[in-house]
RNA sequence: UCGGAGGUCGUCUAGUGGUAGGACAGUGGGUUCUGGCCCCACUAACCGAGGUUCGAAUCCUUGCCUCCGAG
Repeated sequence: UCGGAGGUCGUCUAGUGGUAGGACAGUGGGUUCUGGCCCCACUAACCGAGGUUCGAAUCCUUGCCUCCGAG
């Protein structure tokens, strides 16, 4: 430089145009003599910019970053 894949809560991971979900972690509570286990609740995210659309994590353009391959 060229080709391909990817970027979603703190971490991992779903979501092919219509309420952004789950697990772990965190916080609060219940249980317990205390702690752990267990149970309940809460908090927390779509890489940036622009476009299409009534509506975009999702489709299009461009940029950034990571990984794989080629030279």
Molecule: transfer RNA
Organism: Minisyncoccota bacterium